[in-house]
The part of an RNA shown here (large-subunit ribosomal RNA, domain I) has 532 nucleotides and comes from a Candidatus Tiddalikarchaeaceae archaeon. The coordinates come from a structure-prediction model, not an experiment, and the mean pLDDT is 81. Its Rfam family is "Archaeal large subunit ribosomal RNA". For this family Rfam cites "The comparative RNA web (CRW) site: an online database of comparative sequence and structure information for ribosomal, intron, and other RNAs" (Cannone et al., BMC Bioinformatics, 2002). Clan: LSU clan.
Context: one part of a larger RNA
C1' cells in the first nucleotide's frame, strides 16, 4: 500500500406517521362589533418556565340534558383532594369576564388622572359624527354610525416592465397597486329592448355563434351581439290626474296564545299633502253603466311529516395443538354477515376492544305540508280629453371609454324640446312609410362567484419530501426598521429506565438483575466517506 475480518464514527437507506397537499360536497357553514368585536398585554394551578383553558367568581362558577367510573389538560414527580348523595367528560343555556384595542371622560409605548350622580356601599354617567326634536342661546334629548373578516363583489383612482424585433398612437391593461362601500353572496333586473314582413318577451350564468362582424401607425394585435341549445325563472311599488286629513307615530286603555285589531284623550308628524285611488298602450283618472264576491301572496297559531342533533342499540370463537418474549401467524375444527370499511390490541383478528351495515334519539335549530286565522291583492263597455318623471331628450365643441366603425357608453362647456293628434329606437346623414317600444323614480328570490372554517375522499407527499412550520414555528435567531426566517420526528409490548456489589476524583467500566438488550436513554434499521 491492497484485500479481508472485528470495531468506532456518521446518519444514508428501509419501515413507520401525529402533519401537510389536492379535489369534492353548497341541503356542511357563511358574517362579527358600543350588550365593547377581531387581535393582543398581564394575570390565573399546592408546587409552574412553555403551551392549552380561563379572567380578581381566573385549567374555573350555576342550571338542564347525556353518560356511568374513575378524575385533578399537554405532563409520567411529590404532597393533597374530588367522586355511585353520580365526579371528570360531552351538548345546550346562563353568570363572571382585569388592561389595551373602533376604544369612546382627559391624556398616555397595554399606564396615569379628573368631574358629576347615587341608597355614599356596590355602582353608574361624561368621545366624535350624522339625522331628527327642544331651546333666544350655551346646551340638551333620541336614534344610528365608527372597527374587523381568507377569497369572492360593486364603485372611485390607476402604473410600468413587456409586445410592436426601434418607438410615439397602440399593446401589456382598466391588469398590478391604492382608496371607499356591502353581503353571505354581491352586482344586474321587469324594455323609450331585440328583431325584420316571421317573431321574441326582466336579469344572471354556461355551451354555441366566433377568433366571426367590427376596430387597428389596417402594424403588433384587440374583439362583440342577435338567433339557437341549456341552468334557473317572479314580479312588484311610487310621482301625476281625481278625492282632500278619511292618515301615521308615541303615551294610555281594551280584545286575541299570536299575526294583528279596536277605542278616546293628550302630544307629535302632516296642506311644501298623511291616506284612498293609480302605474302602462287593449294605459290610468273622471262621468254613466255592467259583471263578480273570487284568486294568489306574506305572516301567525295549532297539528303533522322530514332533516340536523350530546348520545344510544348493534351479529358471530377469546376453541385445540405448534413456533415464539408475545398469536391475530401455521395446522385442525366451529360460527356470523343489510356488518369481510377502518383503527387498536405484546407479529398478520369478520367472530377480543372501538367501530362498521342497519335502526333509535331529548332540548334546541331548520325545511315542508294541511286546517283555521290575519294583512294585502281585481274584471269589463261607452263617452270625456284631465294625467303619464325637464336644464331632461336632443344639438355643437372638448375629454375619457368601447369591437362600436360619421353609427358604443359616460362626462364637461354652451345651446335647448315636445306632451299621447306626443316622444324614443330600428348601427353614416336626411325624407316618407312601416315595425317596435314609452326615458329622464324605486324595490326584487333563484340559476352565478369564493372558501378563513367543517366533513369526506385520493393510481397525492412520507421528515433535504409534503405547508416556511408533523417537535416551544411565524418559534429561535438576524435587522434601527419595513422585513427576513431556520434546524429539529421514532427506546420498549410494558419503564420493567438497570436495585445491590466492585475499580475510579469523575467519566467510564467489571459483575448482578429487568428485558427479545448486537433496543441502555448520544436509544428502530444503521449504508458510504473517515479513523483504529
Nucleotide at each position: 500500500c491492497u484485500g479481508u475480518u472485528a470495531g468506532g464514527u456518521g446518519g444514508a437507506u428501509g419501515a413507520c406517521u401525529u402533519g401537510g397537499c389536492u379535489u369534492g360536497c353548497a341541503u356542511u357553514a357563511g358574517c362579527u362589533g358600543a350588550u365593547g368585536a377581531a387581535g393582543g398585554g398581564c394575570g390565573u394551578a399546592c408546587u409552574a418556565a412553555g403551551u392549552u383553558g380561563c379572567g380578581a367568581a381566573a385549567a374555573g362558577c350555576c342550571a338542564u340534558g347525556g353518560g356511568g367510573a374513575a378524575g385533578c389538560g399537554c405532563a409520567u414527580g411529590g404532597a393533597g383532594c374530588u367522586c355511585u348523595u353520580g365526579a371528570u367528560c360531552c351538548a345546550u343555556g346562563g353568570a363572571u369576564g382585569c388592561c389595551c384595542g373602533a376604544a369612546u371622560g382627559a391624556g398616555a409605548a397595554u399606564c396615569u388622572u379628573a368631574a358629576c350622580c347615587u341608597a355614599c356601599a356596590a355602582g353608574g354617567u361624561u368621545a366624535u359624527a350624522a339625522u331628527g326634536g327642544a331651546g333666544u342661546a350655551a346646551u340638551u334629548c333620541a336614534u344610528u354610525a365608527g372597527a374587523g373578516g381568507a377569497a369572492c363583489g360593486c364603485g372611485g383612482g390607476g402604473a410600468a416592465u413587456c409586445a410592436a424585433a426601434u418607438c410615439a398612437u397602440u399593446c401589456u391593461a382598466g391588469u398590478a397597486c391604492c382608496c371607499g362601500c356591502a353581503g353571505g353572496a354581491a352586482a344586474a333586473g321587469a324594455a323609450a329592448c331585440c328583431a325584420a314582413u316571421a317573431g321574441g318577451g326582466a336579469u344572471u350564468u354556461c355551451c354555441u355563434u366566433a377568433g366571426u362582424a367590427a376596430g387597428g401607425u389596417c402594424g403588433a394585435c384587440u374583439g362583440a351581439a342577435a338567433a339557437g341549445g341549456a341552468a334557473g325563472c317572479a314580479a312588484g311599488a311610487c310621482a301625476a290626474a281625481g278625492c282632500g286629513a278619511a292618515u301615521a307615530c308615541g303615551c294610555u286603555u281594551a280584545g286575541g296564545u299570536g299575526a294583528c285589531u279596536a277605542a278616546u284623550g293628550c302630544g307629535u308628524a302632516a296642506a311644501u299633502g298623511u291616506g284612498c285611488u293609480g302605474u302602462u298602450u287593449a294605459g290610468g283618472g273622471c262621468u254613466a253603466g255592467g259583471a263578480a264576491c273570487a284568486u294568489c301572496u306574506g305572516c301567525u297559531c295549532u297539528u303533522c311529516a322530514c332533516g340536523c342533533g350530546a348520545c344510544u342499540c348493534g351479529a358471530a370463537c377469546u376453541c385445540a395443538g405448534c413456533u415464539g418474549g408475545g398469536a391475530a401467524g401455521c395446522u385442525g375444527g366451529a360460527c356470523u354477515c343489510u356488518a369481510g370499511a377502518g383503527g387498536g390490541u405484546g407479529a398478520u383478528a369478520g367472530u377480543c376492544c372501538c367501530g362498521u351495515a342497519g335502526g333509535g334519539g331529548a332540548a334546541g335549530c331548520g325545511u315542508g305540508a294541511a286546517u283555521a286565522g290575519u294583512a294585502g291583492u281585481a274584471c269589463u263597455u261607452a263617452g270625456u280629453c284631465c294625467c303619464a318623471g325637464a336644464g331632461u331628450a336632443c344639438c355643437a365643441g372638448g375629454g375619457g371609454u368601447c369591437g362600436g366603425a360619421a353609427u358604443u357608453c359616460c362626462u364637461u362647456u354652451g345651446g335647448g324640446a315636445a306632451g299621447a293628434c306626443g316622444g324614443g329606437a330600428g348601427u353614416c346623414a336626411g325624407a316618407a312609410a312601416c315595425u317596435u317600444c314609452c326615458a329622464a323614480u324605486c324595490u326584487u328570490a333563484a340559476a352565478u362567484a369564493c372558501u378563513c372554517g367543517g366533513c369526506a375522499a385520493g393510481a397525492c407527499c412520507g421528515a433535504u419530501a409534503g405547508c416556511a412550520a408533523a417537535c416551544a414555528a411565524g418559534u429561535a435567531c438576524c435587522a434601527u426598521g419595513a422585513g427576513g426566517g431556520a434546524a429539529a420526528g421514532u427506546u420498549g409490548a410494558a419503564a420493567a429506565g438497570a436495585a445491590c456489589c466492585u475499580u475510579u476524583g469523575a467519566c467510564a467500566g467489571g459483575g448482578a438483575g429487568u428485558a427479545a438488550a448486537a433496543a441502555g436513554a448520544g436509544c428502530c434499521u444503521g449504508a458510504a466517506a473517515c479513523c483504529u